[in-house]
The RNA shown here (transfer RNA) has 75 nucleotides and comes from a Candidatus Hodarchaeales archaeon. It matches the Rfam family "tRNA". Rfam classes the family as a transfer RNA. Rfam's curators write: Transfer RNA (tRNA) molecules are approximately 80 nucleotides in length. Their secondary structure includes four short double-helical elements and three loops (D, anti-codon, and T loops). The organism belongs to Candidatus Hodarchaeales, within Archaea. The coordinates come from a structure-prediction model, not an experiment, and the mean pLDDT is 80.
RNA sequence: GGCUCCGUAGCUUAGCCUGGAUAGGGCGUCAGCCUUCUAAGCUGAAUAUCACGGGUUCGAAUCCCGUCGGAGCCG
Numbered sequence: 001g002g003c004u005c006c007g008u009a010g011c012u013u014a015g016c017c018u019g020g021a022u023a024g025g026g027c028g029u030c031a032g033c034c035u036u037c038u039a040a041g042c043u044g045a046a047u048a049u050c051a052c053g054g055g056u057u058c059g060a061a062u063c064c065c066g067u068c069g070g071a072g073c074c075g
Stems, first nucleotide, its partner, number of pairs: 001074007010027004020058001029045005051067005
């Protein structure tokens, strides 16, 4: 230098191919209930500009282009 894959809450993961309106789950955190207390269980809450910028579209996590970061292969 070329090619492929990956980037989504504090951590992890689904959704992307086939665009659709409040971005879902698990763990964790906080509050309440329960309990003598803790754990477990139950209820509720907060946390995501979906890596960044641009484009297409009525509408983008999803499609297109570029950039950055990570992994791998080739030279």